A computed fold for an 85-nucleotide RNA from a Bacillota bacterium, annotated as c-di-GMP-I riboswitch aptamer. Its mean pLDDT, the model's own confidence on a scale to 100, is 77. Rfam family: c-di-GMP-I riboswitch aptamer. Rfam describes the family as follows. GEMM was predicted in a large-scale screen for bacterial structured RNA regulatory elements. The organism belongs to Bacillota, within Bacteria.

RNA sequence: CUGAAUAUUUGGCAAACCAUGGGAAACCAUGGGGCGCAAAGCUAUAGGGGCUAAGCACUCUUGUGUAUGCCAGCCAGUUGCGGUU
Numbered sequence: 001c002u003g004a005a006u007a008u009u010u011g012g013c014a015a016a017c018c019a020u021g022g023g024a025a026a027c028c029a030u031g032g033g034g035c036g037c038a039a040a041g042c043u044a045u046a047g048g049g050g051c052u053a054a055g056c057a058c059u060c061u062u063g064u065g066u067a068u069g070c071c072a073g074c075c076a077g078u079u080g081c082g083g084u085u
Base pairs, nucleotide, nucleotide: 004085005084006083012037013036017032018031019030020029021028022027035073041078042077043076047075048074049071050070051069055066056065057064058063
């Protein structure tokens, strides 16, 4: 230096839930919180998957379809720090 495996410490991120604000909703932002995470970093124009349905279309009715709205803490893609063996 390269590959593989991987514990402690230090540091990092932050689920549910709560408050306030935004949004039609999904969901998001900030603060609290801490379930978990060694990529829980980044990517949703142009991978798969999932959520919502304002508007629109159909229907004429307690409805159905649809993303131009979302989710990276579902898979995937991509980048990458330190220690030990």